Context: one part of a larger RNA
RNA sequence: GGCGAUCGGUGGAUGCCUUGGUGAUAUCAGGCGAAGAAGGACGUGACUACCUGCGAAAAGCCUCGGGGAGCUGGAAGUAAGCAUUGAUCCGGGGAUAUCCGAAUAGGGGAACCUGCUCGAGUAACGAUCGAGCGAUUUAACAUAAAUACAUAGUGUUAAACAGCGAACCUGCUGAAUCGAAACAUCCAAGUAAGCAGAGGAAAAGAAAGCGAAAGCGAUUCUCUUAGUAGCGGCGAGCGAACGGGGAGCAGCCCAAACCACAGGAUUAAUUCUGAUGGGGUAGAAGGAUCGGCGAUAACGGAGUGAGUGAAUAGUUUAACAAGGUUGGGAAACCUGACCAAAGGGGGUGAUAGUCCCGUGAGCGAAAUUUACGAGCGAAGGAGCCGAGAUCCUGAGUAGCACGAGAUAAGUGGAAUCUUGUGUGAAGCAACGCGAACUACUGCGUAAGGCUAAAUACUCGAUAUCAACCGAUAGUGAACAAGUACCGUGAGGGAAAGGUGAAAAGAACCCCGGUUAGGGGAGUGAAAUAGAAACUGAAACCGGUUGCCUACAAGCGGUCGGAGCCUCUGAAAAUGGGGUGACGGCGUACCUUUUGCAUUAUGGGUCUGGGAGUUAUUGUCUAAGGCGAGCUUAAGGCUUUACGGGCUGGAGGCGGAGCGAAAGCGAGUCUAAAGAGGGCGCAUAGUCGUAGGCAAUAGACCCGAAACGGAGAUGAUCUACCCAUGGCCAGGUUGAAACUUUGGUAAAACAAAGCGGAGGACCGAACCCGUUAGCCUUGAGAAGCUUUGGGAUGAGCUGUGGGUUGGAGCGAAAGACUAAUCAAAUUCCGUGAUAGCUGGUUCUCUUCGAAAUAUAUUGAGGUAUAGCCUUGUAUGCUGACUAUGGGGGGUAGAGCACUGAAAAGCCGAGGGCCCACACCCGGGUACCAACUCUUAUCAAACUACGAAUACCCAUAGGGGAAAUACAGGAGUCAGGCAGUGGGGGAUAAGCUCCAUUGCCGAGAGGGGAAGAGCCCAGAUUACCGAUUAAGGUCCCUAAAUAUGACUAAGUGGAAAGAAGGAAGUGUAUUUACAUAGACAAUAGGGAUGUUGGCUUAGAGGCAGCCAUCAUUUAAACAAUGCGUAACAGCUGACCUAUCAAGUGAGUAUGCGCCGAAAAAGAUCGGGACUAAGUCAUAUACCGAAGUCGUAGACUUGCGAAAGCGAGUGGUAGAAGAGCGUUCUAAUUAAGGAAGAAGCCGAAGUGGAAACGACGGUGGACGGAUUAGAAGUGAGAAUCCAGGCAUGAGUAACGAUAAAUAGGGUGGAAAUCCCUAUCGCCGAAAGGACAAGGUUUCCUUGGGAAGGUUCGUCCUCCAAGGGUUAGUCGGGAGCUAAGGUGAGGCCGUAAGGCGUAAUCGAUGCACAACAGGUUAAUAGUCCUGUACUUAUUUGUAAGCGUUAAGAUUCAAGGGAUGACAAAAGAGGUUCACUCAGCGUACGACUGAAAGAGUACGUCGAAAUAAUGAGGCUGUUUGAUAGGCAAAUCCGUCAAACGUUAGGCUAGGUUAUGACAGGACGCGGAGGCUACGGCCGAAGUGGAUUGAAAUGAAUCAUAUUUUCAAGAAAAGUCUCGUGAAGAGUUUACAGAUGACCCGUACCGGAAACCGACACAGGUGUUCGAGAUGAGUAUUCUAAGGCGCGU
Repeated sequence: GGCGAUCGGUGGAUGCCUUGGUGAUAUCAGGCGAAGAAGGACGUGACUACCUGCGAAAAGCCUCGGGGAGCUGGAAGUAAGCAUUGAUCCGGGGAUAUCCGAAUAGGGGAACCUGCUCGAGUAACGAUCGAGCGAUUUAACAUAAAUACAUAGUGUUAAACAGCGAACCUGCUGAAUCGAAACAUCCAAGUAAGCAGAGGAAAAGAAAGCGAAAGCGAUUCUCUUAGUAGCGGCGAGCGAACGGGGAGCAGCCCAAACCACAGGAUUAAUUCUGAUGGGGUAGAAGGAUCGGCGAUAACGGAGUGAGUGAAUAGUUUAACAAGGUUGGGAAACCUGACCAAAGGGGGUGAUAGUCCCGUGAGCGAAAUUUACGAGCGAAGGAGCCGAGAUCCUGAGUAGCACGAGAUAAGUGGAAUCUUGUGUGAAGCAACGCGAACUACUGCGUAAGGCUAAAUACUCGAUAUCAACCGAUAGUGAACAAGUACCGUGAGGGAAAGGUGAAAAGAACCCCGGUUAGGGGAGUGAAAUAGAAACUGAAACCGGUUGCCUACAAGCGGUCGGAGCCUCUGAAAAUGGGGUGACGGCGUACCUUUUGCAUUAUGGGUCUGGGAGUUAUUGUCUAAGGCGAGCUUAAGGCUUUACGGGCUGGAGGCGGAGCGAAAGCGAGUCUAAAGAGGGCGCAUAGUCGUAGGCAAUAGACCCGAAACGGAGAUGAUCUACCCAUGGCCAGGUUGAAACUUUGGUAAAACAAAGCGGAGGACCGAACCCGUUAGCCUUGAGAAGCUUUGGGAUGAGCUGUGGGUUGGAGCGAAAGACUAAUCAAAUUCCGUGAUAGCUGGUUCUCUUCGAAAUAUAUUGAGGUAUAGCCUUGUAUGCUGACUAUGGGGGGUAGAGCACUGAAAAGCCGAGGGCCCACACCCGGGUACCAACUCUUAUCAAACUACGAAUACCCAUAGGGGAAAUACAGGAGUCAGGCAGUGGGGGAUAAGCUCCAUUGCCGAGAGGGGAAGAGCCCAGAUUACCGAUUAAGGUCCCUAAAUAUGACUAAGUGGAAAGAAGGAAGUGUAUUUACAUAGACAAUAGGGAUGUUGGCUUAGAGGCAGCCAUCAUUUAAACAAUGCGUAACAGCUGACCUAUCAAGUGAGUAUGCGCCGAAAAAGAUCGGGACUAAGUCAUAUACCGAAGUCGUAGACUUGCGAAAGCGAGUGGUAGAAGAGCGUUCUAAUUAAGGAAGAAGCCGAAGUGGAAACGACGGUGGACGGAUUAGAAGUGAGAAUCCAGGCAUGAGUAACGAUAAAUAGGGUGGAAAUCCCUAUCGCCGAAAGGACAAGGUUUCCUUGGGAAGGUUCGUCCUCCAAGGGUUAGUCGGGAGCUAAGGUGAGGCCGUAAGGCGUAAUCGAUGCACAACAGGUUAAUAGUCCUGUACUUAUUUGUAAGCGUUAAGAUUCAAGGGAUGACAAAAGAGGUUCACUCAGCGUACGACUGAAAGAGUACGUCGAAAUAAUGAGGCUGUUUGAUAGGCAAAUCCGUCAAACGUUAGGCUAGGUUAUGACAGGACGCGGAGGCUACGGCCGAAGUGGAUUGAAAUGAAUCAUAUUUUCAAGAAAAGUCUCGUGAAGAGUUUACAGAUGACCCGUACCGGAAACCGACACAGGUGUUCGAGAUGAGUAUUCUAAGGCGCGU
């Protein structure tokens, strides 16, 4: 380490449970709100964080009822109380009811700020208290412009409206996905969404209707008619009506004619008007009018209402305290009783009719509400006949034209209804309609109005039910859930139930830090029920133990199997269990594929969840009911109540068909007709149930990118813009202008000076992001380091605001619009669609494919056919075999044809050469037709021509059959091998056909290993037999037989090529050879001659020509080497020696070379000379084949017994079962003497599965027969949770740095103190704004947070802390911009905008120094000031009846009031130095030194002064400043400046005999006894100099062009109003509201998910170096970066 057993941990499945959900039924209710809603904020308790209740009268107050003993909510506890004088509690009515919200006095960033009027309050003001104060519409009243009456307008009063709410309803506006396999008409759909409005319902509604009958008689809803008639790119789809059955039923009123009245106008008569009264309301027309008769009603039912009910609290109520047993407990079991109009349900220590609450049945209301309602009864309402002259009966209407919409209906032949534009009637002798239109005929009476019921819905109340869920389910939510959390926002959105009967919640003891946690004890039936708690599975992690394991390679099993351990048992055993040395065989699962161990997909693992459902319609099958018939729908009645029963015959299907139809009819159509033919006739249907399949719906589940929304949310990021503020160290360059000089007639021009321009230069802050590196599971979802660009400008930046989704914004990159952009985000349409990918859950049995054809905007899809399956029917028709008969033009063959093509003869014709005046010619190793001869080739040649295949017939053939019809499929990617071909290269593991086989979907044996090759088709078992392919030396089952060949490890990579070779065997041809061959050895190899030519030379041997002759046994005018040329060597040839075969070919067997690849090698290995190769012979081995034996199942036959045949299998078809949850019946087995679940498990079954028994558990629950389904899990990069692995690994977030001692403590690298060391120091120091919101201070704590630790903290708990007339904001102002009375525009919603009103980032505006707290301080205290208001006094002035002080209001004018850059100067402060004062220091390196350190100061305010800067003063005139003006503006005159006036940093004095460094002092307090804190009082130096910088004077000055807010305020002018007292100065007195104020703030407190190397506006900013805010080192101060 493995397997097993056992004991635990972790975890939270399973079972059981349910307070919560889900779906229904019945009844009720169907609104609330200016009398302030819905919804909130904030409060409210003795102690109170949350929920609940309530509202400053605050877990409540009053009253009327109920009720009757306890009570002060959930929710304990302590305290304090209440209650029979009736509490708490329940119900009716009332009171109170902060602030926000329609929100309504004005404003506003909801829950806040600020007013006005009246009243209270105060001396007065302020604060405080009470009431009121919005707009619009309507009405009334009052007032009142231009403009006389009047009107508009204005004001007052009253009423109404508003806003919210789940669905239902009506109207207005109105998509897209999607479907049409594309798409545009069309569909989706008048849907979603938006908007307006109403009610408990809404809408519709009493015919200008429907229709065609022998008619009906408002509307609405329902069943049906009917998926019919129709509409429709006649596609997809859409889809009525009449009629019939039901529910429910209800009818009315005006306008007009006419009469009267009133008012106006006006006549000879009259006429007009009217919220006036009467009259009148219809279609067989009616009415007015006139005449006559009759009546004073019938009817109707507003209201009132005796009474009867109901709702909102309640109340009475039967029967065992029965006995025994078990038990912690009885309701269980046993025994015996009782009640029942009550045996629904719940509780009680297990399962209770008789214990409790209830239940059944009765009873009951002061108050409020409500239903019915006798009686009374208001309004309303009124008849009949006749006459037929006159009058009335709804006008910009009907109709028509054009354009649209609605009707089922898409413009169509299109009626009907509605109407945007235009036109435009009739008037009862009329008009409309009846599906174009016309006629006839029928029906009705438009252009006015009202109307219950039947119908739709459920935010909500009460009651009840469920073959609904039971904590991953059921609502998102059983729990402080729309919570926590995420997001700027719209919006999104969780997890989380269970101790026990009762807390009896563990006294006490021990360990430990006065912890945590544990051990005892105790409680309890149980503590392995201990609060992290019922049961307590699995993954995962451990403890103990039996066996095995360190020479051994792999899906880890299976088969065989030794040893060891163990159990049962009295013992034995060939028994059971555990382990498993060694051996044989053996490459997971799923998906997708021609094909996967594949290095193709998916899964870390466990548990739980997770996918063919439901409705309607159709079709087929099964078994049922009835049957020439079958059947009800809606509705009704009933009921034990939502289930059933009875009814209901409307309607449907069937019973007759044929035809386009008229029509005819067992026939009919076709045809002139007959005949023929087509379709029919000779009967079986129908209804529900179950199952298969289809259609329509999301339709098996998950999954897009997208599209649309006149829905919404976003410019806190970013783009651009608007308003208002701020920022840019330092250095450099030196434009114009100007001045001077020169110069010119004058200019120009030149020089110097001055000057300080610039999208100028260098370079910090600041902005950006060029280079390189790092980082890239980061420190960081864009950074760090280095380097770089811009840095007075088209610059950067703060605050507030504007512009947005087919839109914005864009110096333009498709950039940016909140980490999102070629169309944001969010919600909705929506379960969009997906011919695509993935997944799709128990078992067994039977059969079993396809990867082809045709068509396809078709090619990875689909349809039909083919092939499969199930059923029914037919009944020999089938494959196959034999025989007979057919047609053919392939293979082959052939060359007459069509073509191709080789050689030859002949040679027309042509070319070339010669010749030629022309004609006639000549030559040719040139090309060459035709004919002929010889030899050939062909898919698109055939004078020939098979084998097979195909067709027909006859016979056999009962099978693996065949065919037809009906239901259901799947398949349309195929692959390899052999053969015949096409393409390709007679390449491909290539590609396309044909044909056969196998794989696919096929296991077994062989081929070492291998889908497709060879053998062979697996129902199960057997330690039987026999064979196939292939094998028989060992691995490894089986042979050491015979004859040859091979020597190459050939065999044994490819039977590898051209080519090569005295390898070797066999066969054969030929030459030489005893007249002596071949080879070897020895000798010769000569002469003319150096042949001639050529050549410098050429002598056998550079080259050319010739190559003769002689001597010989033989010898070349030379085969090769060689020399400058010769020489030399050698060969041919000859002789000798030797002695028998020697050469050259051809054919063939087996071998050799040719022969190079990547991990190191291979025939499977060892090895082999056969154990190789060829041939022959006989044995044997060898499979899941075959046989044998024994079973299972299917199927055929059979009455059975039995016999025969069969049982591989993917997609798929068919059949039979197992299990899960719930229901019914068995009044149901069983169960505290122990259910379910969980852990084991004997055993059973062919499988899914079942299961005695033991343990755990502690209350339910199985079986049988049926039924209903949220019914079976391993995979979906599935969902949720748990636990692993990686791994004790990476990391612990700037490398600015620590070390020591002491303290505390259980414990110290980390906390505190001290010392030393280090780091920042234009910050890493100090002060603000934003933002955060208690983080601030103190005490205590240490579980968690803190990347370690922790005694510590920004953590936890408790307590404490923020003090303002002057600081900031409001009570003052306005900018951009917002809102916006009236107003304009727009279907609606809404948009714009005037007056107004908001809105700082700007304008206005009064306080300083010191002290003090643990924590605040221009806020408290001390001192000294200032502002404003009121008031008192004093002084001075003005005014008091018009020459009116003063105040107020609107107005005129001025001021307020503004850019950038540059340069120079003054002053103060800072800094430095010196002087002076005080303190310190001599021990241990130096050092008594010109040592070190600190101090040497002093505010606002008031007065004085005045560097500098600005400025003319006075008078007169005046047509401008919308009226006026003494003001402003303009003009003129006089006067004159070293003045005067204004402003001003600063200085001086006072402030200040204060305070302050450092001392003395020591009341008193605290203490850990060491010391610490410390009031009063008191001492104390208190001067000067220089450089630099910054600030300030200064909104100054100068220059430039781009010419640089508004209003309040202040001053002034007159006008108007009020008006008798009032103004100013000084001195007093009094008052001065609301909000903020702690703390962080370059950061551990803000924005970045973090105690994050990032980001964040303003301001102060010392010394040395230096131009500098650069750089480096330091001060103050702060830190050493939480391992």

Predicted 3D model of a 1683-nucleotide part of an RNA (large-subunit ribosomal RNA, half A) from an uncultured Opitutales bacterium. It matches the Rfam family "Bacterial large subunit ribosomal RNA". Its family is annotated with structural constituent of ribosome and ribosome in the Gene Ontology.